[in-house]
RNA sequence: GGGGUUGGUCGGGCGACCGCGGCGUACGUCGUGAGACGUGCGUCGAGGAAGGUCCGGGCUCCACAGGGCAGGGCGGUGGGCAACACCCACCCGGGGCAACCCGCGGGACAGUGCCACAGAGAGCAGACCGCCCUCUCGUCGGUCCUCGUCGGUCGAGCUCGUCGAGACCACGGAGACCACGAGAGGGCAAGGGUGAAACGGUGGUGCAAGAGACCACCAGCGACCCGGGCGACCGGAUCGGCUCGGCAAACCCCGCCCGGAGCAAGGUCGAACAGCGCACGUCCGAGGGCUGCCCGCCCGAGUGCGCGGGUGGACCGCACGAGACCACCGGCAACGGUGGUCCGAGAUGGAUGGUCGCCGAACGGAGCGCCGCGAGGCGCCCGGGAACAGAACCCGGCCUACAGACCAGCCCCUCCG
Repeated sequence: GGGGUUGGUCGGGCGACCGCGGCGUACGUCGUGAGACGUGCGUCGAGGAAGGUCCGGGCUCCACAGGGCAGGGCGGUGGGCAACACCCACCCGGGGCAACCCGCGGGACAGUGCCACAGAGAGCAGACCGCCCUCUCGUCGGUCCUCGUCGGUCGAGCUCGUCGAGACCACGGAGACCACGAGAGGGCAAGGGUGAAACGGUGGUGCAAGAGACCACCAGCGACCCGGGCGACCGGAUCGGCUCGGCAAACCCCGCCCGGAGCAAGGUCGAACAGCGCACGUCCGAGGGCUGCCCGCCCGAGUGCGCGGGUGGACCGCACGAGACCACCGGCAACGGUGGUCCGAGAUGGAUGGUCGCCGAACGGAGCGCCGCGAGGCGCCCGGGAACAGAACCCGGCCUACAGACCAGCCCCUCCG
């Protein structure tokens, strides 16, 4: 310098004006009052995911002696946490040269079930090609043996003859062996071939051919022992049968955990109408209107008070909490402890926005300059103008979406000293 990998932080900035919601405060208006409304000032006002609502809790109400069934969830080991299907560290398996990443990680000798397609055979498997043995048949095949011919050639010997043992050649017949081919019966599972997977691998002995049939080494499984580790597990020694496939996010078995519903939980206050009770009243006139009050005038048959239930509605729950930040200590870490500082949204048709100015990342450009062999890089200039998204009882997680910017650790390659 280039490439990779892991973790963290941020995720437009500044100013002016106008506006919205909460709280506090001052003033004004209305109201007997509680308070309501308006204006000014001060202050606070979305997120890393507020999202999906998948998991775990707090809180609330209901249920509940204890135990079990059903149902659901979880599943290497140790730790963390209020708890977890979360987090950390480690183990095992897989991937990568490495940093590092991935794992839906109990049990397949308790039982049941499944293993598509291809293939002969997919579970106490199988014989398609192939290898081997036996038998039968075949070949203008080969070799050998034997027999035959008024056959041919040579010919020991003698009685010298159309005598003749025997040898060779030719042809033919029968037979044995070999080679090849076909069929039948049997042996084998080494090799080929199918498949995600075919009943260990390599070498040798052995055999008709073969095979863990036997032997050596290796892998795996089991038993037992030694050493290390809290543990999962790791390292090693001996022996055994030689080898027994995969799927449990199929049923199932084992171990552990789980009562239900949810802030529209739940609680407080409580109009109007209707109901019940009491009191007063219907011309001996309750009550109401005009009104500051009295008188007066008008209307006039119901009016007033109380009660319980809790509808419209209002309020609480509701924001001080497993809280945020900083420092130190313990721990590899997750996390825990101590001390200090701070208070940071709370709507309920649901606020958190708009306009303008300056600056601006990404991105775009057949522009200019420099560097480089080149792909290309850097600077200037012009344009451009910020991703995903948005609280609703609150936390801890997981998952999903996200233009980009910055920082740090580690690994690999290369160059220079």

The prediction has a mean pLDDT of 79. The RNA shown here (Bacterial RNase P class A) has 417 nucleotides and comes from Nocardioides sp. The RNAcentral record of the sequence draws on ENA. It is recorded under the gene name rnpB. It matches the Rfam family "Bacterial RNase P class A". The family's RNA type in Rfam is ribozyme.